[in-house]
RNA sequence: GCCGAGGUAGCUCAGUUGGCAGAGCAACGGUUUUGUAAACCGUAGGUCGUGGGUUCAACCCCCAUCCUCGGCU
Numbered sequence: 001g002c003c004g005a006g007g008u009a010g011c012u013c014a015g016u017u018g019g020c021a022g023a024g025c026a027a028c029g030g031u032u033u034u035g036u037a038a039a040c041c042g043u044a045g046g047u048c049g050u051g052g053g054u055u056c057a058a059c060c061c062c063c064a065u066c067c068u069c070g071g072c073u
Base pairs, nucleotide, nucleotide: 001072002071003070004069005068006067007066010025011024012023013022019056027043028042029041030040031039049065050064051063052062053061
């Protein structure tokens, strides 16, 4: 340099033939316990890598760009 995969909550990842952004774990609060853990109930947490474009509407489509991983040379 070329090709491919990926970037979404603190972590691991879902979610796309465009229409409410989610799960598990973790965190916090509560119930329970002499206390902790476990269990159960609940709460909070997101510029969907970045910048543009298309559209009534974009995590999703198009362009550019940054980063990570793999392959080729």
This is a predicted structure of a 73-nucleotide RNA (transfer RNA) from an Elusimicrobiota bacterium. Its Rfam family is "tRNA". The sequence was found in a public genome assembly.